[in-house]
């Protein structure tokens, strides 16, 4: 850097350092010296590795004479690793489509796709 899958309306600090800037790209609209980014402690959560309970032998799955064991789904729990997050729905819109409304060459609002974009496993 591609590709592939999932997720993306929940959650998370009156803490130190540090100083002008941040919320992906555009329009917007916001956050911001009552102190942005960043870094450190903290937290929040459970994508991935581990572990713990239940439950499944119509899982045509391995063992055993059995009583069970192993593997494997599946719910639920832990939170020492390994990522991630921690203003607002990925803040909102951007393409298309269904419907409603209106002062209708058009604006607005609701749904639903799509794209882009982020994190996680996994593959080049």
């Nucleotide at each position: 850097c591609u590709c592939u899958u999932a997720u993306c309306c929940a959650g998370a600090g009156u803490g130190g350092c540090g100083g002008a800037g941040g919320g992906a790209a555009c329009g917007g609209c916001c956050c911001u010296g009552g102190g942005a980014a960043g870094c450190c402690c903290g937290g929040c959560a459970a994508c991935c590795c581990a572990c713990c309970g239940c439950g499944u032998c119509u899982g045509a799955g391995g063992g055993c004479a059995a009583g069970c064991c192993c593997c494997g789904c599946g719910c639920g729990g832990u939170a020492u690793g390994g990522u991630g997050c921690c203003a607002a729905c990925g803040c909102c819109g951007u393409c298309a489509g269904a419907c409603c409304g209106c002062a209708c060459a058009g604006c607005g609002g609701u749904c639903u796709g799509a794209c882009c974009g982020a994190u996680g496993a996994g593959a080049g």
Predicted 3D model of a 124-nucleotide RNA (SAM riboswitch aptamer (S box leader)) from a Chloroflexota bacterium. Its Rfam family is "SAM riboswitch aptamer (S box leader)". Its family is annotated with regulation of gene expression in the Gene Ontology. Model confidence (mean pLDDT): 83 of 100.